[in-house]
């Protein structure tokens, strides 16, 4: 340099082009406990890497771009 793949809360992982983007861990508050751990209850946190396009509707399809990885040269 070329090609391919991946990119979603702090971390990991879902979501058939259609409903408020779902769940686990972590975090915060409460209950329980002498205190802590464990357990239980509740809560906050995502403009889905970025910018455009298609569509009535995009995390998903298309284009460009950025980062990372792999293969080839």
């Nucleotide at each position: 340099g070329u090609u391919u793949g991946u990119g979603u809360g702090g971390c990991c992982u879902a979501a058939u082009g259609g409903a408020u983007a779902a769940g686990g861990c972590a975090c915060u508050g409460g209950a329980c406990u002498u205190c802590g751990a464990a357990u239980c209850c509740a809560g906050g946190g995502a403009u889905u890497g970025c910018a455009g396009g298609u569509u009535c509707g995009a995390g998903u399809c298309c284009u460009g771009u950025c980062a990372c990885a792999a293969a080839c040269g």